[in-house]
Context: one part of a larger RNA
Molecule: small-subunit ribosomal RNA, 5' domain
Organism: uncultured bacterium
């Protein structure tokens, strides 16, 4: 000198774009953050229509004035139909994405380059073929209970794109028989034959279409293996028994001590094993002429984690942040028998700290989930609020104006200086205030932002300058006070009676809505 997710002190006009718990992966009140589909299914409810019944009884007719007949409207109830109506439940898809954090991890975790002839892949795309016949249940509803609650038991009964059996069925899978062509160790591809095994679901105004099953390929996403690279300590020198290898088996989508039985005795290590400390890694960012050094906030890629530890289930995909089970700590409810919870999602609270924001608006846009769609959901996202935290831009007026006014300071008492500075005169309108118009973002409709940006008119210099420094380094000097005191200080060093170094004033220098100080890095 540069840089910063900064903090502190003094000061503070506006706007654009960014950015904001670096500390306690500390504990969390409250609200929201993942739902959706009635065009998969039965059922319940609501509204409407029609029909029947009960009650009430307007009107009209009649009357022997007691009444009788008629029966609108209304209420209740039963049944049927209807509605793109509502939904608890069964079922499907999605809750493995998106969002957060960096605790752990020195590791094939990450980066880079190869490999898988050892692998998987829902939704999507292309192609081919198929969808036949049946069955038994179970939620819900009804009913009887238990429990304070969370919840739960028995009975009866019902549906499906839920479940099961059978049929058909291949280029799928398993076993097997000869071939051909390749190859990088195990092998791969192609074609032919035999035996065995495995499918399906319907919905729809019945139409369009949306779905279903099997297979082949693609795309996308993932998994595994290897070469090289990846911090400090030798005041860490030896480490290791599933350890290293083999055979066989199990397990996995798949290779493999991944696991197990047996066999052998290996394997790593001064080219730093093992141990200890520290740490998420990278694209990048900062600095530097470069080499290098430092760093890993925001944005993007990968990894890991979700109160702590462990485990599996479901599923194409998890060993699953807002799923399940077990154990533990903590908090809460309780009728003491038993239960409930997990903000390292968005806001917000307490605490810690030098320090870090609103319990905001909207799904209008972009994207995501579900749905045939309408649409619903979306604290992703788009916006707004707060903070000079950063950066960029603008302003705080312009021109003229000498009696060099008053006043301050200094003085050799002549004057000098602040100083064209002020006053005054003539103007301007960036920002500002008021009024009017008013977007783009949205090709038809739909705008949170927002009556915002922007434009026009009017008003009026009005509302807008500070901070640090002035001994040398280092741009900028005098006076007074103080008297090794009070104090200053980055280094050298100032201060003990004329201090350009302390304090104040005048003047000056630098930067400027900032200026200094502190911290860290180059």
């Nucleotide at each position: 000198g540069g840089a910063c997710g900064a903090a502190c002190g003094c000061u503070g006009g506006c706007g654009g774009c960014g950015u904001g718990c670096c500390u306690a992966a500390c504990a969390c009140a409250u609200g929201c953050a993942a739902g959706u589909c009635g065009a998969g299914c039965g059922a319940a409810g609501u509204g409407c229509u029609u029909a029947g019944g009960a009650c009430u009884g307007a009107u009209u007719c009649u009357u022997u004035c007691g009444g009788g007949a008629u029966g609108a409207a209304g209420u209740c109830u039963u049944a049927a139909g209807u509605a793109u109506c509502u939904u608890a439940g069964c079922g499907g898809c999605g809750g493995a994405c998106g969002g957060g954090u960096g605790a752990g991890u020195a590791a094939c975790g990450c980066g880079u380059g190869a490999g898988a002839a050892a692998c998987c892949u829902g939704c999507c795309u292309u192609u081919u073929a198929c969808a036949a016949a049946g069955g038994a249940a179970u939620a819900g509803c009804c009913u009887c209970g238990g429990g304070a609650a969370a919840c739960u038991g028995g009975g009866a009964u019902u549906a499906a794109u839920a479940c099961c059996u059978u049929a058909u069925g291949a280029u799928a899978c398993u076993u097997u028989u000869a071939g051909u062509u390749c190859a990088c160790c195990u092998g791969a591809a192609c074609a032919a034959g035999a035996a065995g095994u495995u499918a399906a679901a319907g919905c729809g105004u019945a139409a369009a279409g949306c779905g279903g099953u099997a297979a082949a390929a693609g795309a996308u996403g993932g998994u595994c293996u290897c070469g090289c690279g990846u911090c400090c300590c030798a005041u860490u020198a030896g480490u290791u028994a599933g350890u290293u290898g083999g055979u066989g088996a199990g397990g996995u989508a798949a290779u493999g001590g991944c696991u197990c039985a047996c066999c052998a005795a290996g394997a790593c290590u001064a080219c730093g094993a093992u141990g200890g400390g520290u740490a998420g890694c990278c694209g990048g960012c900062c600095u530097g002429a470069g080499a290098g050094g430092g760093u890993g906030a925001u944005c993007g890629g990968c990894c890991a984690c979700a109160c702590u530890g462990g485990a599996a289930c479901u599923g194409a995909g998890a060993c699953a942040c807002g799923g399940u089970c077990c154990a533990g700590a903590c908090u809460c409810c309780u009728a003491c028998g038993g239960g409930a919870g997990g903000c390292a999602g968005c806001a917000g609270u307490g605490g810690g700290g030098a320090a870090u924001a609103u319990u905001g608006c909207a799904c209008a846009a972009u994207g995501g989930a579900g749905g045939a769609a309408a649409c619903u959901c979306u604290g992703a996202u788009g916006c707004a609020g707060c903070g000079a935290c950063g950066u960029c831009g603008c302003g705080u007026g312009a021109a003229c104006g000498a009696u060099g006014a008053a006043g301050g300071c200094u003085u050799u008492c002549g004057a000098g200086u602040c100083g064209u500075a002020a006053a005054g005169u003539u103007c301007u309108g960036u920002c500002c205030u008021a009024g009017g118009g008013g977007a783009c973002g949205a090709u038809a409709a739909u705008g949170a932002c927002g009556g915002u940006a922007c434009c026009c008119u009017a008003g009026g210099a009005g509302g807008a300058a500070g901070c640090c420094c002035c001994g040398g380094c280092u741009a900028a000097c005098u006076a007074c006070g103080u008297g090794c005191c009070a104090g200053c200080a980055g280094c050298c060093g100032c201060g003990g009676u004329a201090a350009u170094a302390c304090g104040u004033a005048g003047g000056g220098g630098g930067c400027a809505a900032g200026c200094g100080u502190u911290g860290u890095c180059c």